[in-house]
RNA sequence: CAUAUGGGCUCGGGCGGCAUCAUGUUGUGAACCUGGUCAGGUCCGGGAGGAAGCAGCCAUAAGCAGCCUCUGGUGAGCGUCCGAGUCCAUAC
Repeated sequence: CAUAUGGGCUCGGGCGGCAUCAUGUUGUGAACCUGGUCAGGUCCGGGAGGAAGCAGCCAUAAGCAGCCUCUGGUGAGCGUCCGAGUCCAUAC
C1' cells in the first nucleotide's frame, strides 16, 4: 500500500414499531336562517286537482365530543435491513 473479516461512529434510504394530528373513523349536531319527505292546518280552484309549507321523521354543513381498527400527514430516531463515508482491530 492492497485485499478480506469483525467492530465503533456519521449520513441517506426501505420496512416495522411509538407519539401526535385530520382531509381518517364513530357519535352528536340547524325553531326559521340546510336538503328531502311533508300528517294536520293554510292558500288557489266550481270541481278534479295544484301550490307554498309548520311540527314530526330522515339526511347533512359548521361546530362539539370520542377513537387509532382502516387511510393519510407530521415528529422523535426505538428496532431491523440495505447503501455510502470514516476510524479501529485482526489475518494475509